Predicted 3D model of a 348-nucleotide part of an RNA (small-subunit ribosomal RNA, central domain) from an uncultured organism.
Context: one part of a larger RNA
């Protein structure tokens, strides 16, 4: 380079925005660059290939042909691609009217629970476990009543429900704000798809500075268990978990399934909207989502199956036996932890 692949065998970048590039709807006209055809030039010889000949044969030598898949010039063709011009509306977008939603950011606010504090009642236990002990309690605990403080999380609703590109998002209210869906037309007129680099977002843990700290809880301490027990169980408990700002940039970041478009049986449920029918709460239908089953087809099988892993086209990423190793070295990034890129010897 080519081939074959990427749900589970190696392989889809965690996700988006987007540069270059690649690819790109319908019709008409023009050009003829790509493309195709004819002709010409060149493509040294030797070699390779085919046929013949010469050394006793072969190697070797020799003659002829073919080939030299290429490049250039020229004459034409114009379907397709391209370029130029014009036109169009089926892609894409704008406007209008509705709709659903834990989408995001900020501010405010509510109740339950937990812990602590104060006061009252009250007395000997409480707590914890397989059983116990550490622990708390006559300086009055546990329980219970009233009041107060604090922080964090939001029971029921709640649903293979909803929203978001992914990470993710759940009490309530307000403000600001992103996206989506449906319905009518009107408008722009291919404005599109993908996307190497690049830029941004990105759970948890971790880091920096300052705050906060109720509960939980790495580390740590003690009690048990055990042959031991640096664990599982119990009593405590600090970072952390929370907030602001700044880093980190990873994950079983999973649907282990990149994005876009078109096409290819159905049946059942559910969410949002439209339309129609009427017995006004159901039925039918349609668009968009989200599930279950299932045909053709696909698959090594499992399974997938209009939300494809089916049939096709375009673009990107990635794989190429196991270990060594996602390691070393180098480079880039980071405060660090470390991240990204990424081998070889050797070995089976």
């Nucleotide at each position: 380079c080519u081939g074959g692949g990427c749900g589970u065998a190696a392989a889809g970048c965690g996700c988006g925005c987007g540069u270059a590039g690649g690819c790109g709807g319908a019709c008409u006209g023009g050009c003829c660059a790509g493309u195709c055809a004819g002709g010409g030039g060149u493509g040294a010889a030797a070699g390779c290939c085919c046929g013949g000949g010469g050394c006793u044969u072969a190697a070797c030598c020799u003659c002829g042909g073919a080939a030299c898949u290429g490049c250039c010039c020229u004459u034409g063709a114009u379907a397709c691609u391209g370029c130029c011009a014009g036109u169009c509306u089926a892609g894409a977008g704008u406007c209008c009217g509705g709709c659903a939603g834990a989408g995001g950011u900020g501010a405010g606010u509510g109740g339950a629970a937990u812990u602590c504090c104060u006061a009252g009642u009250g007395u000997a236990g409480a707590g914890g476990u397989g059983a116990a002990a550490u622990u708390c309690g006559u300086a009055g605990a546990u329980a219970u009543u009233a009041g107060g403080a604090a922080g964090a999380a939001c029971a029921c609703c709640a649903g293979u429900g909803g929203c978001g590109a992914a990470g993710g998002c759940g009490g309530c209210u307000c403000a600001c704000u992103g996206g989506g869906c449906c319905g009518a037309g009107a408008c722009u007129g291919a404005c599109g798809c993908u996307g190497a680099g690049g830029c941004g977002c990105g759970a948890a843990a971790g880091c920096g500075u300052g705050g906060g700290g109720a509960g939980c809880a790495a580390a740590c301490a003690g009690g048990a268990u055990u042959a031991g027990a640096u664990a599982c169980c119990c009593u405590g408990g600090u970072a952390g978990u929370c907030c602001a700002c700044g880093c980190c940039g990873u994950a079983a970041a999973c649907g282990a399934u990149g994005g876009a478009u078109g096409c290819u049986a159905g049946c059942c449920g559910u969410u949002g909207g439209g339309c129609a029918g009427c017995a006004u709460g159901c039925u039918g239908u349609u668009c968009a989502g989200u599930g279950g089953c299932g045909c053709a087809g696909c698959u090594a099988a499992c399974g997938c199956a209009u939300u494809a892993a089916g049939c096709a086209u375009c673009c990107c990423g990635c794989c190429u036996g196991g270990g060594g190793a996602g390691u070393a070295c180098g480079g880039c990034c980071g405060c660090g932890a470390g991240g990204c890129u990424a081998a070889a010897a050797c070995u089976c």
Its Rfam family is "Bacterial small subunit ribosomal RNA". Rfam links the family to the GO terms ribosome and structural constituent of ribosome.